[in-house]
Context: one part of a larger RNA
RNA sequence: GAAUGAACGCUGGCGGCGUGCUUGACACAUGCAAGUCGAACGGACUUAGAUCCUUCGGGGUCAAAAGUUAGUGGCGCACGGGUGAGUAACGCGUGGGUAACCUACCCUUGAGUUUGGAAUAACCCUCCGAAAGGAGUGCUAAUACCAAAUAUGACCACGUCUACUACGGUAGAUGAGGUAAAAGGAGGCUCAGCAAUGGGCUUUCGCUUGAGGACGGGCCCGCGUGACAUUAGAUUGAUGGUGGGGUAACGGCUCACCAUAUUGUCUACGAUGUCUAGCUGGUCUGAGAGGAUGAUCAGCCACACUGGGACUGGAACACGGCCCAGACUCCUACGGGAGGCAGCAGUGAGGAAUUAUUCGCAAUGGGGGAAACCCUGACGGUGCAACGCCGCGUGAGUGAAGAAGGCAAUUUGUUGUAAAGCUCUGUCGUAAGGCAAGAAGCUAUUUGCGUGAUAACCGCAGGUAGUUGACGUAACCUUAGAAGGAAGCCCCGGCUAACUCCGUGCCAGCAGCCGCGGUAAUACGGAGGGGGCAAGCGUUAUUC
Numbered sequence: 001g002a003a004u005g006a007a008c009g010c011u012g013g014c015g016g017c018g019u020g021c022u023u024g025a026c027a028c029a030u031g032c033a034a035g036u037c038g039a040a041c042g043g044a045c046u047u048a049g050a051u052c053c054u055u056c057g058g059g060g061u062c063a064a065a066a067g068u069u070a071g072u073g074g075c076g077c078a079c080g081g082g083u084g085a086g087u088a089a090c091g092c093g094u095g096g097g098u099a100a101c102c103u104a105c106c107c108u109u110g111a112g113u114u115u116g117g118a119a120u121a122a123c124c125c126u127c128c129g130a131a132a133g134g135a136g137u138g139c140u141a142a143u144a145c146c147a148a149a150u151a152u153g154a155c156c157a158c159g160u161c162u163a164c165u166a167c168g169g170u171a172g173a174u175g176a177g178g179u180a181a182a183a184g185g186a187g188g189c190u191c192a193g194c195a196a197u198g199g200g201c202u203u204u205c206g207c208u209u210g211a212g213g214a215c216g217g218g219c220c221c222g223c224g225u226g227a228c229a230u231u232a233g234a235u236u237g238a239u240g241g242u243g244g245g246g247u248a249a250c251g252g253c254u255c256a257c258c259a260u261a262u263u264g265u266c267u268a269c270g271a272u273g274u275c276u277a278g279c280u281g282g283u284c285u286g287a288g289a290g291g292a293u294g295a296u297c298a299g300c301c302a303c304a305c306u307g308g309g310a311c312u313g314g315a316a317c318a319c320g321g322c323c324c325a326g327a328c329u330c331c332u333a334c335g336g337g338a339g340g341c342a343g344c345a346g347u348g349a350g351g352a353a354u355u356a357u358u359c360g361c362a363a364u365g366g367g368g369g370a371a372a373c374c375c376u377g378a379c380g381g382u383g384c385a386a387c388g389c390c391g392c393g394u395g396a397g398u399g400a401a402g403a404a405g406g407c408a409a410u411u412u413g414u415u416g417u418a419a420a421g422c423u424c425u426g427u428c429g430u431a432a433g434g435c436a437a438g439a440a441g442c443u444a445u446u447u448g449c450g451u452g453a454u455a456a457c458c459g460c461a462g463g464u465a466g467u468u469g470a471c472g473u474a475a476c477c478u479u480a481g482a483a484g485g486a487a488g489c490c491c492c493g494g495c496u497a498a499c500u501c502c503g504u505g506c507c508a509g510c511a512g513c514c515g516c517g518g519u520a521a522u523a524c525g526g527a528g529g530g531g532g533c534a535a536g537c538g539u540u541a542u543u544c
Stems, first nucleotide, its partner, number of pairs: 001544004006540005013392006019385002021350001026348003030345003035075003040072002043069005049062005082303003091225008101217002106213008114148004123138001125136004154179003158175007184205009226275003233266003238260008278300004282293004305326005328339004356382001358381003364378001365376004395424004405415004428485001430480005438471001441467010488533005493514003499528005509516002
């Protein structure tokens, strides 16, 4: 000099864009942060309607429609959000390998979607418990569950052929065997029927099984990635083999047996141990080389009160899931139960120190749904904080009686064109009024095209109408008024820009270094004057 997620002191007008627990991975009151689908399913309830009764309050029955939804079922909850405790490691970075692998939803494409069955929650009844919750009898549905059929192709073992090959196999073709699927919902037209309902055609959303793609992952390897040798030897699943198990998959991953110790493996090219630490893109500094660092943003990893475990699932050994153990907190009828903010706010504690228990799903994105839509503390906004960067303002011109006052001083000098006065301007702030963009969509209707049957429904594109904004009393524009509301901080011995007076008298004090102060101190304290920076200025801490 530059820099900071800074703090402290004094001071403080506005705006834009950012940033904001670096300490106790300490403990947490309260609210919210993951739901959705009735177009998978059976119920229940509500509403308008018809009809009957009525004590005029109301009650009963009916089929169809609309709506709400506890439960079964599906998808999601493995994303998004937080933190950096652990980890010196194939954890991360980079470049490769996988002939050793997986991939729900999505896209393209092939084939199919047949016939049956048994339950169970909800519900009713009974019962236990203080509660959390639970037990039993009976009834019922499905895209829940089970069995059977079929098998383009898939998989398994066997045979033949071809190509490639790291010689281990891999890929393809083919033969004859074996194994395993599925689910329906919604709209329209039409036919049968008194109706309920059923058949046919069609559209659409699903379901099953293959192939390919995309996306996302798993595993392996080369190289790179801290300190200490005042850590020199370490190791028993240890190193290798055979076989079994396990995994999506290779592998001592695991187990049995064998080999090795005199000839296993690693190790001075640093093993093992101890300490420290999430890694990277980047960030800061520097001419660079390098050094330091890893907040915000982005990628990867790890963790979710502490330790362990599996279940479900395409994927977890799962932050707001389950089980066990532990510590802690809470409830209890003492028998037993409930909980996990390193999500967003917020509280206590710790600390020099870090914000609102705010608004909205209008936008972007995500989950569910055919859709309307619902959910979303992701996100978009607003609020607080000069914490940072950037921009603007606090007025401009004129004005010498060089006013008064202050300070210094022999006349006089200086503050100083500074002020007053006069003439202007109107940024920001204040008040009033006006008006864009962030809106794409969605609903209704209509035109054309596609599917279909020349239709309907549905889909796509366009037209018309209606409608959707948290921010927002915002941005922007106009008007009003008036210099009115808006300057401080540090320094002045040298380094280092800027000097005098008074007070003090090695005292009080200053100080980054050198050093000042013991009676004329440009170095302490005050004043006048001056210098620097400026809504900031200094100090402290840290890095280069």
The part of an RNA shown here (small-subunit ribosomal RNA, 5' domain) has 544 nucleotides and comes from a Deltaproteobacteria bacterium. Its mean pLDDT, the model's own confidence on a scale to 100, is 84. Its Rfam family is "Bacterial small subunit ribosomal RNA". Gene Ontology terms of the family: ribosome and structural constituent of ribosome. It was read from a public genome assembly.